[in-house]
RNA sequence: GAUGAACGCUAGCGGGAGGCCUAACACAUGCAAGUCGAGCGGGAAUCCCUUUCGGGGGAUGAGAGCGGCGCACGGGUGAGUAACGCGUAUGCAACCUGCCCCGGACAGGGGGAUAGCCCGGAGAAAUCCGGAUUAAUACCCCAUAUAAUUAUGAAGUCGCAUGAUUUUAUGAUUAAAGCUACGGCGGUUCGGGAUGGGCAUGCGUGACAUUAGCUAGUUGGUGAGGUAACGGCUCACCAAGGCUGCGAUGUCUAGGGGUUCUGAGAGGAUGAUCCCCCACACUGGUACUGAGACACGGACCAGACUCCUACGGGAGGCAGCAGUGAGGAAUAUUGGUCAAUGGGCGCAAGCCUGAACCAGCCAUCCCGCGUGAAGGAAGACGGCCCUAUGGGUUGUAAACUUCUUUUGUACAUGAAGAAAGGGAACUACGGGUAGUUUCGUGACGGUAAUGUACGAAUAAGCAUCGGCUAACUCCGUGCCAGCAGCCGCGGUAAUACGGAGGAUGCGAGCGUUAUCCGGAUUCAUUGGGUUUAAAGGGUACGUAGGUGGCCCGGUAAGUCAGUGGUGAAAACCUGCCGCUUAACGGUAGGCGUGCCAUUGAUACUGUCGGGCUUGAGUGCAGUUGAGGCAGGCGGAAUGUGUAGUGUAGCGGUGAAAUGCAUAGAUAUUACACAGAACUCCGAUUGCGAAGGCAGCUUGCUAAAGUGCAACUGACGCUGAUGUACGAAAGCGUGGGUAGCGAACAGGAUUAGAUACCCUGGUAGUCCACGCCGUAAACGAUGCUCACUGGCUGUAUGCGAUACACCGUAUGCGGCCAAGCGAAAGCGCUAAGUGAGCCACCUGGGGAGUACGCCGGCAACGGUGAAACUCAAAGGAAUUGACGGGGGCCCGCACAAGCGGAGGAACAUGUGGUUUAAUUCGAUGAUACGCGAGGAACCUUACCUGGGCUUAAAUGGGGACUGACGGACACUGAAAGGUGUCUUUCUUCGGACAGUCUUCAAGGUGCUGCAUGGUUGUCGUCAGCUCGUGCCGUGAGGUGUCGGGUUAAGUCCCAUAACGAGCGCAACCCUUACCAUUAGUUACUAACGGGUUAUGCCGAGGACUCUAAUGGGACUGCCACCGUAAGGUGUGAGGAAGGUGGGGAUGACGUCAAAUCAGCACGGCCCUUACGUCCGGGGCGACACACGUGUUACAAUGGGCGGCACAGAGGGCAGCGACUCCGCGAGGGGAAGCAAAUCUCAAAAAGCCGUUCUCAGUUCGGAUUGGAGUCUGCAACUCGACUCCAUGAAGCUGGAUUCGCUAGUAAUCGCGCAUCAGCCAUGGCGCGGUGAAUACGUUCCCGGGCCUUGUACACACCGCCCGUCAAGCCAUGGAAGCUGGGGGCGCCUAAAGUCCGCUACCGCGAGGGGCGGCCUAGGGCGAAACUAGUAACUGGGGC
Repeated sequence: GAUGAACGCUAGCGGGAGGCCUAACACAUGCAAGUCGAGCGGGAAUCCCUUUCGGGGGAUGAGAGCGGCGCACGGGUGAGUAACGCGUAUGCAACCUGCCCCGGACAGGGGGAUAGCCCGGAGAAAUCCGGAUUAAUACCCCAUAUAAUUAUGAAGUCGCAUGAUUUUAUGAUUAAAGCUACGGCGGUUCGGGAUGGGCAUGCGUGACAUUAGCUAGUUGGUGAGGUAACGGCUCACCAAGGCUGCGAUGUCUAGGGGUUCUGAGAGGAUGAUCCCCCACACUGGUACUGAGACACGGACCAGACUCCUACGGGAGGCAGCAGUGAGGAAUAUUGGUCAAUGGGCGCAAGCCUGAACCAGCCAUCCCGCGUGAAGGAAGACGGCCCUAUGGGUUGUAAACUUCUUUUGUACAUGAAGAAAGGGAACUACGGGUAGUUUCGUGACGGUAAUGUACGAAUAAGCAUCGGCUAACUCCGUGCCAGCAGCCGCGGUAAUACGGAGGAUGCGAGCGUUAUCCGGAUUCAUUGGGUUUAAAGGGUACGUAGGUGGCCCGGUAAGUCAGUGGUGAAAACCUGCCGCUUAACGGUAGGCGUGCCAUUGAUACUGUCGGGCUUGAGUGCAGUUGAGGCAGGCGGAAUGUGUAGUGUAGCGGUGAAAUGCAUAGAUAUUACACAGAACUCCGAUUGCGAAGGCAGCUUGCUAAAGUGCAACUGACGCUGAUGUACGAAAGCGUGGGUAGCGAACAGGAUUAGAUACCCUGGUAGUCCACGCCGUAAACGAUGCUCACUGGCUGUAUGCGAUACACCGUAUGCGGCCAAGCGAAAGCGCUAAGUGAGCCACCUGGGGAGUACGCCGGCAACGGUGAAACUCAAAGGAAUUGACGGGGGCCCGCACAAGCGGAGGAACAUGUGGUUUAAUUCGAUGAUACGCGAGGAACCUUACCUGGGCUUAAAUGGGGACUGACGGACACUGAAAGGUGUCUUUCUUCGGACAGUCUUCAAGGUGCUGCAUGGUUGUCGUCAGCUCGUGCCGUGAGGUGUCGGGUUAAGUCCCAUAACGAGCGCAACCCUUACCAUUAGUUACUAACGGGUUAUGCCGAGGACUCUAAUGGGACUGCCACCGUAAGGUGUGAGGAAGGUGGGGAUGACGUCAAAUCAGCACGGCCCUUACGUCCGGGGCGACACACGUGUUACAAUGGGCGGCACAGAGGGCAGCGACUCCGCGAGGGGAAGCAAAUCUCAAAAAGCCGUUCUCAGUUCGGAUUGGAGUCUGCAACUCGACUCCAUGAAGCUGGAUUCGCUAGUAAUCGCGCAUCAGCCAUGGCGCGGUGAAUACGUUCCCGGGCCUUGUACACACCGCCCGUCAAGCCAUGGAAGCUGGGGGCGCCUAAAGUCCGCUACCGCGAGGGGCGGCCUAGGGCGAAACUAGUAACUGGGGC
């Protein structure tokens, strides 16, 4: 885009079309084929006349019958049919044709019946029988015969042939019908025409080869029969043919065509309506009649079904029009009329006509029209959205004003289609025809159309809005409900679900479903491919076929051109015309690409003839090779046997063991035997069609290339089917068997180890003969030929004076140009450019499976599907990530060391458990002395109980009040509640404060996966990027790689890259040295004063120090190495040396890492509570488990006494000297100090002395009892400290694990923050004492760069394979069971044609009877094919 459509929602009108696609299922009822009295007999009934009332005559003339014509048309359907059925083009010298037209010639005489009618009979009926009588255009006989047919002759013409035709002679046979209105209509015969048919032929016209062979009247002949006619159409005889790979036969499917839909076309699909042809008429068979039938509304028979019945018998056939049931997703009225067109009959009038013309139903389709038009902004109300005093949108939309009237309603007028035949009149001329006038004929239909009136009046929906694809927001929902054509949406902010607002598209329709074509160059003729994506046969030979070199001539089949015929109409295209337009219709032209005939052309192809040598082959010459087959020979190695020497092991592995060995192995020596394979040469080598081929040698045999150019003369190429060859394994028979070695056994390894490793070992490996026929049979690249630019190596020939260099041919290799290719790559050995032929492919899985067939001894091979299922499977390349891949390098990463943890007790955090609550968060590294740098109340978020509700705070509006507050009383655990008393300023405007009310509150409630900010980690690792250029189709690459160097992407060199940015480094702070400046509260050398003593005082500016500014270090210098960068050195100098030490500083990014409970913030949720206040409790629980610590286990120690040396900090609600009291914590007094001034403050380890003597201790200090101190409203739950007493575990800690490379580890004390106090052994700082070790980078962990593989990309914590378990689905096999179509054989056989016989009836025509052949159907039987189903069973998919 399309449809004979259906379904959902919706629906105003008209025109034109269409309407059982399914059950060729069954049908009630009505209608669909009759007509003619001008063929015939006849006469119901009615009317008229007459009548002796019995009847007679006349007119009209029904039903039924005889006869004629029609019923073979028209109408329906598509079951069957793969066929001369259809289409197209021919032929009939092999034919027929009623009615119609033209022409010729005829029509004389006779006869007997029969329906009807009448009578009788049988039967329920259908119907039938008998008797009597009768007519014809019914039937029969005779006559006539120019005619026809036939037989025998004669003469001519024509044809490719059988043969046809013309003229003529003789013989034989055969015709007829009447009616009449007198005009005519008919009859017979012959010839011709027209129309309609019959037959034959060429070409075209489905699928399956998992259908490969079929055929006995089969193929042909002779003769006969039969037919309208040819013909095996039928029969007898004879022959053995005929069809088939160019697809016979079989099976399945199907009416064919014009056309229709689609498509640029070529094609593909289609066969409704309309037209042509065919076939069929309940199923099967048969003939009759007839011009025509094997007959839709005829007959006979058989069968199935239905109906009637009196049970004896009968009737029927909607695939005609309506209609009914059924089936189905689904398809209409039991309508009107013969007015028109057409048909039948008739002289005609006319009759009949479900053909036809009309109407009805249905948005089924096509076309047209309408549902209003113009103005109208306060951009109204309402809705929806938002950044919400406001804005946006719906939206000029509405309201409102003006206008119009298609449509609608009402009324009125009112067609065309109609003309002929016919009646009447008239005209012309010769009968009779023709014409004119007039009368009369319409189902549709009072319809179309026209006019008038009224009034915006009567009229809009459907689908969609994530991308494809035009159209976006809010709410609800929360992987639910749902959507979905594909991709895919939905797990709390959904433009994708549902609703709403808005928008988009189309519009009386809009969507959905189904089907066809297109897009799909995705079966490729136009117009594809096959190295790696699916796809080259394992290889060759070769049949058919396809295809084929140069020149000349003939021919004209192909080819090309002209002409003629045909290609029906309709349809399609174009012009014009008609319905108001269009759809639709009319008319003219075109198209119809085809077929046939004929005339011509001859380049090319074919064919015939002649020639040629370049393709191909032959010959001659020398050459090459693991080419093949058969035989002979050889040595090394291995194993075994015998003998010797010799002794304890051998063998084997990562390490072992099994095994062998004192019965003498292994090792070694000699001899002998056996089988298999051939070291070195040996190679990117050579040969072969492929598989494949390797010691030497002999014989036989094949091939290739080179050179010469003698011979043949296109003999060529390819190659379906076919044939041969064809590694390894395997199979059969017979040998052989040293080594190796499936299976098997044992030993190891392992969680296991039906493996890898080891010790053995059977088939096999070897030979002969025969099978098998497959491989990653690979160059994953079919064969042949031609053409196309270079470099380089090599094998074998030839040329050349040479081993150099070079040319040429054929091979084997490597690297590039062009070109090709998706890229990788290929590139004269093409995957380039062309030609010829073959093979193969068409998404993945199912599956190279199943079934069938073929081959095979078997194993198995060849051929080779479907159901079902998925939205991919796949190729090449890119960037990452990863690897029990490689290279280089780094880090307390390992190693080397020192000290710890893991065991104990306690402290603290966490898990778990418990609880009313034990608030919450943090959870590998990167949570766990973490948030917390201070949980008794508070904190506090948790629990329990008691209260408050604009609330604890602040602001605005309104109303009211002078309160609120305070004091007192009562109550209560408190918070709170109740009551009494007291209580502002003012310029009178108000201010201030309070109460009530209202708007803003409040929430440590949820979401860190909506966020900001901050932080951890990789990692202080050296990386991460950009601009321009260049390369690539692209992703992307290059730069950033490479060679060096560095702590470093640090620097240097090189370089299609050149530069730049964020990182590194440096700049900053501190520390180490010096200088300058400054000199108090710090310092004190010199001078002075003073003290028991002290920088205590004057003073000093030297020193230390303080704190500000500078200097200093840069591989700068030297030596060596290096191109450089840089490196090395116990170098020099220097306080410091190669970033001097430390700190701050953290690139692009990763972990949806952490935090909504620090803060902020979107969304959601609560609002007399999830807010808030208060008392108490809890966060401190305790069988356990883990992390981080403290103290220890002791003598390098504990206790006691004495003596010494810091730094950095803090201090007024504070530090507190000093003094008194207390054993002590501390208490009472109290100077000084907001601090280089006073104070905390004692530093401790250390040093000196003394004691303890190896023990659960004079170690260790938990736990518990008692007594106290201090802080605080308050130490019960639940503080710290002191004293006395008590004196637990623990004697150095399993597997494992942590920190540290120098002023570091270890060890020792001091200070500070928080803080009333403190659970601090924590954290952050400070100084004192002060080590050991680093060979080195194999390994563990982490990281950086380059490279490689990848089926990974939420990226190895990845991906992914198979069994098993459960569910579902389709399918194979299967004992069997059931059906279907077709064929075969035998038996039987209706109707009927034909044949034979016939003594019966008939004047005759004809009939009857009997028999025979054939056959539908029926029965029996054996077999094949096919389908369904099935216990059980096999695999497959999800």

Background:
The RNA shown here (small-subunit ribosomal RNA) has 1438 nucleotides and comes from an uncultured bacterium. The coordinates come from a structure-prediction model, not an experiment, and the mean pLDDT is 85.